Notes
A computed fold for a 73-nucleotide RNA from a Candidatus Omnitrophota bacterium, annotated as transfer RNA. Its Rfam family is "tRNA". The family's RNA type in Rfam is transfer RNA. Its family is annotated with triplet codon-amino acid adaptor activity in the Gene Ontology. Rfam describes the family as follows. Transfer RNA (tRNA) molecules are approximately 80 nucleotides in length. Their secondary structure includes four short double-helical elements and three loops (D, anti-codon, and T loops). Further hydrogen bonds mediate the characteristic L-shaped molecular structure. tRNAs have two regions of fundamental functional importance: the anti-codon, which is responsible for specific mRNA codon recognition, and the 3' end, to which the tRNAs corresponding amino acid is attached (by aminoacyl-tRNA synthetases). tRNAs cope with the degeneracy of the genetic code in two manners: having more than one tRNA (with a specific anti-codon) for a particular amino acid; and 'wobble' base-pairing, i.e. permitting non-standard base-pairing at the 3rd anti-codon position. The coordinates come from a structure-prediction model, not an experiment, and the mean pLDDT is 82. Lineage of the source: Bacteria > Pseudomonadati > Candidatus Omnitrophota.

């Protein structure tokens, strides 16, 4: 220098062939218990890496950029 993959909640990750952003764990409250854990119920938490474009509508499609990983030279 060229190619491919990835970036979504505190962590690990799904996700929709464009139409209300989710799960598990963690955290908070509560029930249960003598108390804790476990278990049940409820709740908070998001610039979907960034910028621009297309479009009624973008986490999703397109271009570029950044960061990480792999391969080639």
């Nucleotide at each position: 220098g060229g190619g491919c993959c990835g970036a979504u909640a505190g962590c690990u990750c799904a996700g929709u062939u464009a139409g209300c952003a989710g799960a598990g764990c963690a955290c908070c409250g509560u029930g249960c218990u003598g108390a804790u854990a476990a278990c049940g119920c409820g709740g908070g938490g998001g610039u979907c890496a960034g910028u621009g474009g297309u479009g009624c509508a973008a986490u999703u499609c397109c271009a570029c950029u950044u960061c990480g990983g792999c391969c080639c030279a």